[in-house]
RNA sequence: GCCCUGAUAGUCUAGUGGUUAGGACAUUGGUCUGUCACGCCGAUAACCUGGGUUCGAAUCCCAGUCAGGGCG
Numbered sequence: 001g002c003c004c005u006g007a008u009a010g011u012c013u014a015g016u017g018g019u020u021a022g023g024a025c026a027u028u029g030g031u032c033u034g035u036c037a038c039g040c041c042g043a044u045a046a047c048c049u050g051g052g053u054u055c056g057a058a059u060c061c062c063a064g065u066c067a068g069g070g071c072g
Base pairs, nucleotide, nucleotide: 001071002070003069004068005067006066007065010025011024012023013022018055027043028042029041030040031039048064049063050062051061052060
């Protein structure tokens, strides 16, 4: 230098154009218990950045940034 893959809550992860952006852990409120923990019910919190396509984009396209891999 070229090519490929990825980036979603504090962490891990699902999501093939119209979902309320889902789950687990964590945090937190309640409940439970003699206390703590566990269990149960609830709450908070996320689409890497900038453009484009589309009636509609986390999803498709382009560029960039970062991370990983391959070739030279």
The RNA shown here (transfer RNA) has 72 nucleotides and comes from a Nanobdellota archaeon.
Its mean pLDDT, the model's own confidence on a scale to 100, is 82.
The sequence was found in a public genome assembly.
Lineage of the source: Archaea > Nanobdellati > Nanobdellota.
Rfam family: tRNA. Rfam classes the family as a transfer RNA. About the family: Transfer RNA (tRNA) molecules are approximately 80 nucleotides in length.